[in-house]
RNA sequence: CUACAAUGCCGGGCUAUCGCGGGCAUCCUGAGAGAUGCACGAGGAAAGUCCGGACAGCACAGAGCAGCGCACUACCUAACGGGUAGGGCCCGGCCCCGCCGGGUACAGACAGUGCCACAGAAAAUAACCGCCUGCCAUGGCAGGUAAGGGUGAAAAUGUAGUGUAAGAGACUACGGCAUGGUAUGGUAACAUACUACGCGGGUAAACCUUGCGUGCUGAAAUGCCAAAUAAGCAUACGCCUGAGGAUGGCUCGUCCGAUGUAUGUGGGUUGGCAGCUAGAGGCAAUGUGCGAACAUUGUCCCAGAUAAAUGAUAGCCAGCGCUGCCCCGCAGCGCUACAGGAUCCGGCUUACAGGCAUUGUAGUUUU
Numbered sequence: 001c002u003a004c005a006a007u008g009c010c011g012g013g014c015u016a017u018c019g020c021g022g023g024c025a026u027c028c029u030g031a032g033a034g035a036u037g038c039a040c041g042a043g044g045a046a047a048g049u050c051c052g053g054a055c056a057g058c059a060c061a062g063a064g065c066a067g068c069g070c071a072c073u074a075c076c077u078a079a080c081g082g083g084u085a086g087g088g089c090c091c092g093g094c095c096c097c098g099c100c101g102g103g104u105a106c107a108g109a110c111a112g113u114g115c116c117a118c119a120g121a122a123a124a125u126a127a128c129c130g131c132c133u134g135c136c137a138u139g140g141c142a143g144g145u146a147a148g149g150g151u152g153a154a155a156a157u158g159u160a161g162u163g164u165a166a167g168a169g170a171c172u173a174c175g176g177c178a179u180g181g182u183a184u185g186g187u188a189a190c191a192u193a194c195u196a197c198g199c200g201g202g203u204a205a206a207c208c209u210u211g212c213g214u215g216c217u218g219a220a221a222u223g224c225c226a227a228a229u230a231a232g233c234a235u236a237c238g239c240c241u242g243a244g245g246a247u248g249g250c251u252c253g254u255c256c257g258a259u260g261u262a263u264g265u266g267g268g269u270u271g272g273c274a275g276c277u278a279g280a281g282g283c284a285a286u287g288u289g290c291g292a293a294c295a296u297u298g299u300c301c302c303a304g305a306u307a308a309a310u311g312a313u314a315g316c317c318a319g320c321g322c323u324g325c326c327c328c329g330c331a332g333c334g335c336u337a338c339a340g341g342a343u344c345c346g347g348c349u350u351a352c353a354g355g356c357a358u359u360g361u362a363g364u365u366u367u
Stems, first nucleotide, its partner, number of pairs: 001363010012317007020041002023038005043338001047349002050347005055218004062252004067214005072086005087106001088104007107209002112207002114203003128149002130145007157175006176199002179196007222274004232265006244256003281300008318336008
């Protein structure tokens, strides 16, 4: 310097003319409509509707079970299935026992039940080949063996030796793994060392067990105003000895409850206001912290629509691509991604032309 990958940020700008939305002010009008001016007017994902909340409602929002969610440690946060840092395990690289980068659905297999196809003798009640011993005689029978070979993802803890008929933790030495204890370091998860005891595994994104958490619905929530109609009709059950009801399911508790309740059918209203944007808010500086983040000070108000608004035209610039030339610059042409609110906020996931930065990998070059 080039290419690829991961992460983060930006993701078009300026001027002019006309146009659109609500707000404020002024003018005009009986009022309204209208005119003029001013400032403002989409996103990093507004998408998905996957999580967590704020808020509103259910008289209070009770208890338990089922259900659902999470699962190493510490911290951040209003909270989270999120984030930050660290630990364990796994993977890759390198200047190789250390460093760098990436992943992680990392509680429990000694509570129990399942499953590990096929191949293989056998996937835990082991014997196909092989090895050894005995008998018969070139091949068979009986017994022993699990060190060697084969099958497989995985085959009774590894290597070496002693020993044996041949072998085997049968024994010895040094290791490995699981569980516990002691010491040191660390807030902790854990790490290191020593030691005791044991030795078929794997699988819980299988059922399950353990621990922690969890009321539900959802802005078409909900509250108010205006207006209109038929306290309609039918059926069933009831009127305090209680029909029925109370916002996921079941049980219990508690409460409401009589010209009633439930089911069905029919009629009226489809209008307006609030909720609706000043916030767990943005920006800047300083400080604390490895960091996520937090604190202090200052400053700003940045959509609130309701069939749903921010666009069109022209020019210049920025970036990218292609072509040409008098070639490191000029000219011409074309293009500029994903995509647009609707109660709001914090996350996660997905989409994205091009540019910048950091890190890693591979290659080129010897300035």
The RNA shown here (Bacterial RNase P class A) has 367 nucleotides and comes from a Bacteroidia bacterium. The source organism's lineage runs through Bacteria, Pseudomonadati, Bacteroidota and Bacteroidia. It was read from a public genome assembly, where an Rfam model found it. It matches the Rfam family "Bacterial RNase P class A". It is annotated as a ribozyme.